Predicted 3D model of a 1495-nucleotide RNA (small-subunit ribosomal RNA) from an uncultured bacterium.
RNA sequence: AGGGUUUGAUCCUGGCUCAGAUUGAACGCUGGCGGCACGCUUAACACAUGCAAGUCGAACGGCAGCGCGGAGAGCUUGCUCUCUGGCGGCGAGUGGCGGACGGGUGAGUAACGCGUAGGGAUCUGCCCUAAAGCCUGGGAUAACUCGGGGAAACUCGAGCUAAUACCGGAUGUGCUUUGAGAAGUAAAGCUGGGUUUACCUGGCACUUUAGGAGGAACCUGCGUCAGAUUAGCUAGUUGGUGGGGUAAUGGCCUACCAAGGCGACGAUCUGUAACUGGUCUGAGAGGACGGACAGUCACACUGGGACUGAGACACGGCCCAGACUCCUACGGGAGGCAGCAGUGGGGAAUAUUGGACAAUGGGGGGAACCCUGAUCCAGCGAUGCCGCGUGUGUGAAGAAGGCCUGCGGGUUGUAAAGCACUUUCGGUGGUGAGGAGAUGUUGUUGUUUAAGAGAUGGCAACAGAGACGUUAACCACAAAAGAAGCACCGGCUAACUCUGUGCCAGCAGCCGCGGUAAGACAGAGGGUGCGAGCGUUAAUCGGACUUACUGGGCGUAAAGGGCGCGUAGGUGGUUUGAUAAGUUUGAUGUGAAAUAUCAGGGCUUAACCUUGAGGGGUCAUCGAAGACUGUCAGACUAGAGUACAAGAGAGGUCAGCGGAAUUUCCGGUGUAGCGGUGAAAUGCGUAGAUAUCGGAAGGAACACCAGUGGCGAAGGCGGCUGGCUGGCUUGAUACUGACACUGAGGCGCGAAAGCGUGGGUAGCGAACAGGAUUAGAUACCCUGGUAGUCCACGCCGUAAACGAUGAGUACUAGCCGUUGGCCGAUUAAGGCAAGUGGCGCAGCAAACGCACUAAGUACUCCGCCUGGGGAUUACGGCCGCAAGGCUAAAACUCAAAGGAAUUGACGGGGGCCCGCACAAGCGGUGGAGCAUGUGGUUUAAUUCGAUGCAACGCGAAGAACCUUACCUACCCUUGACAUCCUCGGAAUAUUGCAGAGAUGCGAUAGUGCCUUCGGGAACCGAGAGACAGGUGCUGCAUGGCUGUCGUCAGCUCGUGUCGUGAGAUGUUGGGUUAAGUCCCGUAACGAGCGCAACCCUUAUCCUUAGUUACUAGCAAGUAAUGUUGAGCACUCUAGGGAGACUGCCGGUGAGAAACCGGAGGAAGGUGGGGACGAUGUCAAGUCAUCAUGGCCCUUAUGGGUAGGGCUACACACGUGCUACAAUGGCGCUUACAGAGGGCAGCGAAAGGGUGACCUUGAGCGAAACUCAGAAAGGGCGUCGUAGUCCGGAUUGGAGUCUGCAACUCGACUCCAUGAAGUCGGAAUCGCUAGUAAUCGCAAAUCAGAAUGUUGCGGUGAAUACGUUCUCGGGCCUUGUACACACCGCCCGUCACACCAUGGAAGUGGGCUGCACCAGAAGUAGGUUGUCUAACCUUUUAGGAGGACGCUUACCACGGUGUGGUUCAUGACUGGGGUGAAGUCGUAACAAGGUAGCCG
Repeated sequence: AGGGUUUGAUCCUGGCUCAGAUUGAACGCUGGCGGCACGCUUAACACAUGCAAGUCGAACGGCAGCGCGGAGAGCUUGCUCUCUGGCGGCGAGUGGCGGACGGGUGAGUAACGCGUAGGGAUCUGCCCUAAAGCCUGGGAUAACUCGGGGAAACUCGAGCUAAUACCGGAUGUGCUUUGAGAAGUAAAGCUGGGUUUACCUGGCACUUUAGGAGGAACCUGCGUCAGAUUAGCUAGUUGGUGGGGUAAUGGCCUACCAAGGCGACGAUCUGUAACUGGUCUGAGAGGACGGACAGUCACACUGGGACUGAGACACGGCCCAGACUCCUACGGGAGGCAGCAGUGGGGAAUAUUGGACAAUGGGGGGAACCCUGAUCCAGCGAUGCCGCGUGUGUGAAGAAGGCCUGCGGGUUGUAAAGCACUUUCGGUGGUGAGGAGAUGUUGUUGUUUAAGAGAUGGCAACAGAGACGUUAACCACAAAAGAAGCACCGGCUAACUCUGUGCCAGCAGCCGCGGUAAGACAGAGGGUGCGAGCGUUAAUCGGACUUACUGGGCGUAAAGGGCGCGUAGGUGGUUUGAUAAGUUUGAUGUGAAAUAUCAGGGCUUAACCUUGAGGGGUCAUCGAAGACUGUCAGACUAGAGUACAAGAGAGGUCAGCGGAAUUUCCGGUGUAGCGGUGAAAUGCGUAGAUAUCGGAAGGAACACCAGUGGCGAAGGCGGCUGGCUGGCUUGAUACUGACACUGAGGCGCGAAAGCGUGGGUAGCGAACAGGAUUAGAUACCCUGGUAGUCCACGCCGUAAACGAUGAGUACUAGCCGUUGGCCGAUUAAGGCAAGUGGCGCAGCAAACGCACUAAGUACUCCGCCUGGGGAUUACGGCCGCAAGGCUAAAACUCAAAGGAAUUGACGGGGGCCCGCACAAGCGGUGGAGCAUGUGGUUUAAUUCGAUGCAACGCGAAGAACCUUACCUACCCUUGACAUCCUCGGAAUAUUGCAGAGAUGCGAUAGUGCCUUCGGGAACCGAGAGACAGGUGCUGCAUGGCUGUCGUCAGCUCGUGUCGUGAGAUGUUGGGUUAAGUCCCGUAACGAGCGCAACCCUUAUCCUUAGUUACUAGCAAGUAAUGUUGAGCACUCUAGGGAGACUGCCGGUGAGAAACCGGAGGAAGGUGGGGACGAUGUCAAGUCAUCAUGGCCCUUAUGGGUAGGGCUACACACGUGCUACAAUGGCGCUUACAGAGGGCAGCGAAAGGGUGACCUUGAGCGAAACUCAGAAAGGGCGUCGUAGUCCGGAUUGGAGUCUGCAACUCGACUCCAUGAAGUCGGAAUCGCUAGUAAUCGCAAAUCAGAAUGUUGCGGUGAAUACGUUCUCGGGCCUUGUACACACCGCCCGUCACACCAUGGAAGUGGGCUGCACCAGAAGUAGGUUGUCUAACCUUUUAGGAGGACGCUUACCACGGUGUGGUUCAUGACUGGGGUGAAGUCGUAACAAGGUAGCCG
């Protein structure tokens, strides 16, 4: 510090997600030791049991229990009992101090509660300092005794008694009050010493006062969570006066008076929450948190209340009410773990009913000492942090085993074993610090004192206490001996293979893996990371500049309010002076400790502990400065405004006027249609329309001018004239003197549609009706047509209200238009300010683009945004007559949604161009019969593959057996075939029997070749195992080969340049071409694969050669023939050359490329044909040609044999053949090819047969012989338009040939038979010249079996105006929401399942307002009802005072009524979301087929 994820790719926006750190954690797996910390986050739920606050006998009366002493009794002579406060002491009691600390918890509380800084009107036990005192009386009462009640808790009556308990008097340093005379107001003793009773003297108490320390109370400034879908709240409320009350100020309380107080700087209400030092994170600013420790607050079962006290409204006190629990004799009582342990419960989850007061601290005491679940320790828990260990060295045969393997090996791996060494920790035994300083006793020495008592200091000696503790540490002993796991390994993210599984099981933080070769599931081997831990989950911060103060944005990504006026607020020109609020700076105080940082120190180190320093506030106070901001005062004119003079304008509003056009009505002319559409129809018209002429009526809108012209804030404004009126611009002077800008709320304006009332209505025209279109057509089109559109008044308040761009000010190159002014000049050029447009620089921007009219550079103010959907929604509130508007969530769900640009693809977008693409022609297919292939069906099997073009006479250049892969039956199991081993045998040939055959059982003949004599090679048989074998699966694991777009003209690269980038440029453009062919232009310049050419063939010529081909001339010969001699001229053959290149001429064109025409030429513009197929596309085809990974079968999915099947047949399709006839059929006769084949072959001649063919076998391995008669054509004849002398299917009979074998299932021949068919619907195919059409010939395969295929030649046309349309393709451009790329994408209803949510008659809880009832305990007030020791008095008694009772006020719980708010639930219901392939349509994306969108 970043990474992953939207796309085919890119940049941006934007969310989601990951890596880090952390935790009072939990869970899973695992677990050796120690140190230091930490440990109910949930039910402030309920609690059994024990302990957690007592102490003082030196305050008191006493004495139950214990011990000692004394006395007595009994006796068993050392025991029991009784008595005795004499002693140690002490239960209970009176009294004092302490139970207000310490300990726990965080429910409540949004508050002076807390934090920070201050303030004055206060109190303060114990403690310290100082001053003064401590005198003298009195009456009671617990305990105790007696008696009574009660189950108990407890309680009543009578009697006795003490005090440091209580009360009076005196004194008054003082203090309080005051009218300045005065009045009021204290106290307690106990225990030592001397001395012996008079007193003296200590210590501790006690009283008054003053001060201090520490503590407590009160008040104030500032700070302290969220919600405005909470906007108004408040009657003791705000203030004053008098009074009361308190320790003290104060509406704290009360009476009266006034009417205030708080609030947009957020009152009130609601929700949530103890606050802080700090903790975690972060670079910081911030964000989250407040467990342990420390400070404060609050609470103590829930609510209320006071008492006591220095202090409480009191955790282990009291009273009352309530809920709950327990005891009970049913009458009544008792209790409060949010103290320490512990229990139940809740929960994912959190410990021992431990030890000790040894230390630290607290309470009491004079002290000893007692108490102390505070505390110190121990126990449990890897909960966290830190440290240590589980060995170290050596050790290659790189052991065994595992895993992988290309079978060679690799890896685990120096790892192990082995050898040598060490012993931390743990174990056993031993030694053994520190935490202990006090304190006491004795001695000595100061102070106090009369003192050697006592008290209080110093010194010395002695005594003296350790829970932890089997302490830490150290020593010895033994043995490598006891001690390693967890997660991960597709990317992010370090780490890879095998096996299993087969969209299953499963994984997953995000992207995403898994559908038979999974580095992503599961296991294994190996590896990586961390390590006594490792992962997961939860949570916080970070990354996230993703709430942006530091530090973001708003034209199109989310985001500028529809527009203005203006309030509060914010901001504000020049200058002088003052001030000092802001600001800067200095000083002082404070900001507790701990934490954090830095520098040291102590535990072996570290964690941890500790010392010191520094830092920390929007703090407070006092100074200083005076620039800037503020404030006050004065001045200025550059901002702003006013006056004057001009100017332009669809600015607004009211009234009047005008012409053109539409429609209707009236009249004339006139006749059969009009109208409308893609085409029609509805409609109108013979009752006279449309058309045309004249007239009238009425409403609405204002052609031309008219213009990226004008005006207005926006919406918006358009005939002419007038009235009223707003704003703007220009000019020159004068005046005011900052009067300004923006603007939350607020107020006003605000298109269209819509609403209300009343008018108006020509045209247009939602709804509606009819006609069309259509599968449907509630639409688009047509004919009608109501609201509405218009006017007046009033509502509504929204629009894609858009420049998708808030307002204002200043600054920042230019150029070209245009509007209205001014200067200049008056024909200018030019200049100034104000508008309105087009380009364009810098700059900005993701890009597109903006660019003085900014989206640039800055400032001021306002509005708004924070992923998509849910949602322009729900609920609530406000507004509205309604429609609806404004404000505005959440649950849930997704990993995207989006912007700009790029490359493609596509378009019922555009432009240019090409192709037998259409058109123009010729001939077909589709109809018939047959052949053949396919689908389907059938079957035991009808083997398999190919399936739009680009499968279907295709693989198959040829299924009777074989082929053959299929079916049935019968057989074989190392196998039909390959390699290796062992044993035997030559091999081989002939043959018998059984069987359908494979096969089985036999018989006979035969003994080979090489040799180093061991044996070896080939072959056959047997045996064992490695293995063979598979046309079994996967063409979506593959190679190779092939098809197709397409013989279309395209596809790319290097360098450069442009762009952030994907990419672009080049390759586009102007011409041209069959062509990215060539030329020109050009930020491109070159190059490659394609095109073309080079290759083959064909067309002409030359040359060479001349047999088997040829024969002109010469010669010979024949019935005839190159038959023979001869020749190499010709043809031909096959080698080599020539030729054609737009080379030449003319024209056009850009003095180009090229095109057009011409000459010459056998051939002319690639002459014809072939081979040749760029980058790529289709997961195209083929695992059945072959090869091959993986999987599967192994007495079978392998191998053999026989028979059957692939040849089936209601049907459908493709490709062909033959026809339907006279351009023909038939008969006779007669010409002319080319290219091929041939030895298991072609087969002549001759003979036989009607024929297929047979007999025989000359010649030929072929320019020689042969297949081999070419046919159409020519000549003659016949048929005469008919189902025929057309056509030949089908069937019967008879044969031929091939072959082991023609039944299933061959071809051919002869005789007979003679079906459909008379030119073929919709539709569709081929072909542009030696082509179509037509005619025959040959070959491959092959024993036989072509109408197929591949070749060959013969005869030999027609047509092309042209590119509108169909199909396909190329280039450029445009749009796109497509990229699996239009066979794309995608919307809504309905149906089904699930989820969350709104409404809802209601129902049930929580909180709360108002009104009223009620009123416990308590406090205060009142009160002869009753009672009453201290004091007083004039004493049978009375008074003062008090207690109880009663009563008044306040008030908790409770109750009644009525509201508010919130939560839960609710038949039914609304929409929403999600879901694999459901239904119906096709709304959007292309002109999306009616442009789309907003209201």
Rfam family: Bacterial small subunit ribosomal RNA. The prediction has a mean pLDDT of 85. The RNAcentral record of the sequence draws on ENA, Greengenes and SILVA.